Background: This is a predicted structure of an 84-nucleotide RNA (transfer RNA) from a Candidatus Uhrbacteria bacterium. The source organism's lineage runs through Bacteria, Bacteria candidate phyla and Candidatus Uhriibacteriota. Its mean pLDDT, the model's own confidence on a scale to 100, is 80.

RNA sequence: GCCGCGGUGGUGGAAUUGGUAUACACGCCAGCCUUAGAAGCUGGUUCCGGAAACGGAUUGAGAGUUCGAGUCUCUCCCGCGGCA
Numbered sequence: 001g002c003c004g005c006g007g008u009g010g011u012g013g014a015a016u017u018g019g020u021a022u023a024c025a026c027g028c029c030a031g032c033c034u035u036a037g038a039a040g041c042u043g044g045u046u047c048c049g050g051a052a053a054c055g056g057a058u059u060g061a062g063a064g065u066u067c068g069a070g071u072c073u074c075u076c077c078c079g080c081g082g083c084a
Base pairs, nucleotide, nucleotide: 001083002082003081004080005079006078007077010026011025012024019067027045028044029043030042031041032040046057047056048055049054060076061075062074063073064072
């Protein structure tokens, strides 16, 4: 240099044909239980603002197509693998 695969909450990792972004697990927080803890059980948990209701933002970065993009197209960045 060329080719292929990948980048999504705090972490791992789903998202069907383009149609509710973050299922599920871990972790964390609160409660129950216990003399106390561990384990277990119940609830909550993307981020920001807010007492709440609710509002806004978000899929590596930017742009494009579309009524609608994590998903399709282009450029760039990063990681892994292959070829030379």

It matches the Rfam family "tRNA". Rfam classes the family as a transfer RNA. Gene Ontology term of the family: triplet codon-amino acid adaptor activity.